Notes
Predicted 3D model of a 100-nucleotide RNA (TPP riboswitch aptamer (THI element)) from a Chloroflexota bacterium. Taxonomically the source falls in Chloroflexota (Bacteria, Bacillati). The prediction has a mean pLDDT of 75.
RNA sequence: UCCAGCCGCUGGGGGAGCCAGUCUGAGAGGCGGGGCAACCCGCCGACCCCUUGAACCUGAUCUAGGUAAUGCUAGCGUAGGGAAGCGGCGCAGGUGACCG
Numbered sequence: 001u002c003c004a005g006c007c008g009c010u011g012g013g014g015g016a017g018c019c020a021g022u023c024u025g026a027g028a029g030g031c032g033g034g035g036c037a038a039c040c041c042g043c044c045g046a047c048c049c050c051u052u053g054a055a056c057c058u059g060a061u062c063u064a065g066g067u068a069a070u071g072c073u074a075g076c077g078u079a080g081g082g083a084a085g086c087g088g089c090g091c092a093g094g095u096g097a098c099c100g
Stems, first nucleotide, its partner, number of pairs: 001097002003094001005089006011050004017023001018021001029044006056081003062075004
């Protein structure tokens, strides 16, 4: 110094579906640009998440169930990836870890 937890600051990572409702979700937004359209891109906002990492991505045009429909539910999943530092309060008070 760390080994509960909570809060804050700064920075960072994300997705926005179904298709029109009594949907699911924390969140399904606004503005601008491109495109015949499907859709794509940028900025901003809200929300979620940051290694104790199922926020989110991949597998996946996956599997089972269900729905008007959809990552809607579950599996897959002890799978592969994935973005952090500082400060305050505070816990513990030791057969602990690390440093000198």